[in-house]
RNA sequence: UUCGGUGAAGGGGAUGGAGUUCCCCAUUAAACGCCGCAAGGCUGAUGACUCCUGCCACGCC
Numbered sequence: 001u002u003c004g005g006u007g008a009a010g011g012g013g014a015u016g017g018a019g020u021u022c023c024c025c026a027u028u029a030a031a032c033g034c035c036g037c038a039a040g041g042c043u044g045a046u047g048a049c050u051c052c053u054g055c056c057a058c059g060c061c
Base pairs, nucleotide, nucleotide: 010025011024012023013022016052017051018050019049020048021047033042034041035040
């Protein structure tokens, strides 16, 4: 320097990314929204705060 093997540097919180913070879980896990018999209906990109992206509504140029 190169190749091969093994291990570690955790994961999650109803649709994306980042920071801070809170909570939960230990891979047999945490998590996968609500109302309604059904038909069908409702809120939200957050667990919470802030920023970005996307989406929706209104107004102005």
Fluoride riboswitch aptamer (crcB RNA motif) from Ancylobacter dichloromethanicus, 61 nucleotides, folded computationally. The coordinates come from a structure-prediction model, not an experiment, and the mean pLDDT is 80. The source organism's lineage runs through Bacteria, Pseudomonadati, Alphaproteobacteria, Xanthobacteraceae and Ancylobacter. It was read from a public genome assembly, where an Rfam model found it.